The part of an RNA shown here (small-subunit ribosomal RNA, 3' major domain) has 477 nucleotides and comes from a metagenome. RNAcentral holds the full RNA, with entries from SILVA.
[in-house]
Context: one part of a larger RNA
């Protein structure tokens, strides 16, 4: 000066309070630990590892194992030297890699020579091999917390101090007053995207008020100075500006108007100065080191999906605010040519045939689901739950046996609301309800994003926890 204290003082945060749902018990799901294995590749470890890297492990990915093969190497570049092919194709062997054999015998040229490629040799090549305590870059955390720090002055022998403390106020070291200070950066804020309301432009493929025609029926069609929604490009708007009242006459604070919005309107992006030798050398890049007929490379098969156990996260339920049948009614955002596929017909179904239509405000994926209106069901392990198992299929892919998803039959486990303990969230939030998309042949209960429904509570700040500012004491650095 720091840091720490079961010292003070003041203050903030779903920190506790108040509530609403979980999670911890059951199955399965998906990690991880342990164990097992020939391997179960490799990192991540308190919060800030554990549905994490992995936005997709059947082969590939693959980094492990186990077997076969290869040695300047189907990942490159340079140099020599010979050769004129190589490559594709087709046969044969083999589990392939990869070896024989057939076929075939480049291009350009200024003729020196050059490009290609194979062989042979040679400098080097390669390593997801160690070090993340060598290191770049990139991320996480404390934290979107109000902090951090300078330049001059001035204090003080000096490590330092001031300034930044103090009085109010804020979300804010925000902004005011005052003071040996007086400026300034970095960080709040602000500008930036989005979303709430309006005008003005424009009108297709989007819309349909008015006229008109036609339909069981629909913007179906004509048509529309595009009125409305919408769309997507500029504008306006909201700044405590206005009023009253508190307060220092000051910042602000409280209440009211007007107004779609009212006090950072709502969410996002955005993350000081640092801390944790915090994490990644297996995404890249890179010092040192190791390795070089292997720690490299090729390939088949198997691991990565093992299972007495133990944890973490999620899913699905335990039922009547419900389950099943039949009817009916409303989104929003995405996706699509190696793709989305429509009607129609086949099939109980997954699915199959079909091939219009669309490079898409046109056309499809698209059925929105909880809703609601009607039948049953009558409190039971049930007409709850569906795990688990058998048989019979689809679709994908060379290939579903280890090891994939979905469909029908058929079986019907544990589950009766969960112990100590523990998480989330303050409003269009929780909660519940579906839809899309990345990755991708196929695979998600995950991620990531839409949107429908549509709450309880917050007196307060003593107490847990994390923080921030004064301010004390310390045998600590």
């Nucleotide at each position: 000066u720091g840091a720490c204290g079961g010292g003070g003082g003041c203050c903030c945060g779903c920190a506790c309070a108040a509530g609403c749902g979980g999670u911890g018990g059951a199955a399965c799901a998906u990690g991880u630990g342990g164990u097992u294995u020939a391997a179960u590749u490799c990192g991540a470890a308190g919060c800030a590892a554990c549905g994490c890297g992995a936005a997709g492990a059947a082969c590939c990915u693959u980094a492990c194992c186990u077997g076969g093969g290869u040695u300047u190497g189907a990942a490159c570049u340079g140099c020599u030297a010979a050769u004129g092919a190589c490559a594709a194709c087709u046969c044969c062997a083999g589990a392939g890699a990869u070896g024989g054999a057939g076929c075939u015998u480049u291009c350009c040229u200024u003729c020196g020579g050059g490009a290609c490629a194979u062989u042979a040799g040679u400098a080097g090549a390669g390593g997801u091999g160690c070090u993340g305590c060598a290191u770049g870059g990139c991320u996480g955390u404390c934290g979107u917390c109000a902090g951090c720090u300078c330049g001059u002055g001035u204090c003080g022998u000096g490590a330092g101090a001031u300034g930044u403390u103090g009085g109010g106020u804020u979300a804010a070291g925000u902004c005011c007053c005052g003071c040996a200070a007086c400026g300034a950066g970095c960080g709040c804020a602000a500008c930036c995207c989005u979303u709430g309301u309006c005008c003005u432009u424009a009108g297709u493929u989007g819309c349909u008020a008015c006229c008109a025609g036609g339909u069981u029926a629909u913007g179906c069609u004509g048509a529309g100075c595009u009125a409305c929604u919408c769309u997507a490009a500029g504008g306006a708007g909201a700044c405590u500006g206005c009023c009253g009242g508190u307060g220092a006459u000051a910042a602000a604070c409280c209440g009211g108007a007007g107004g779609a919005a009212g006090g950072u309107g709502g969410g996002g992006a955005u993350g000081a100065c640092g801390u944790c030798a915090a994490g990644u050398c297996c995404u890249c890049a890179u010092g040192g080191c190791c390795u070089u007929u292997a720690u490299g490379u090729c390939c088949a098969g198997g691991g990565c999906u093992a299972c007495a156990c133990a944890c973490g996260u999620g899913u699905u339920a335990c039922a009547a605010u419900g389950g099943u049948c039949g009817g009916u009614a409303c989104a929003a955002a995405g996706g699509g040519u190696c793709g989305c596929u429509a009607a129609g017909c086949c099939g109980u179904a997954a699915g199959g045939u079909g091939g219009a239509g669309c490079c898409a405000a046109u056309c499809c994926c698209u059925a929105a689901a909880a809703g609601u209106c009607g039948g049953c069901c009558u409190c039971a392990g049930u007409u709850c739950a569906g795990a688990u198992u058998g048989c019979a299929g689809u679709c994908u892919g060379c290939a579903a046996c280890u090891c994939g998803a979905c469909u029908g039959c058929a079986u019907g486990a544990a589950g009766g609301u969960g112990g100590a303990a523990u998480c989330g969230c303050u409003a269009g939030u929780a909660a519940u309800c579906g839809c899309g998309g990345a990755u991708c042949a196929g695979c998600g209960c995950g991620c990531c994003g839409c949107g429908g429904u549509g709450a309880a509570u917050a007196c307060g700040u003593u107490c847990c926890c994390g923080g921030g500012c004064c301010u004390u004491g310390u045998a600590c650095a």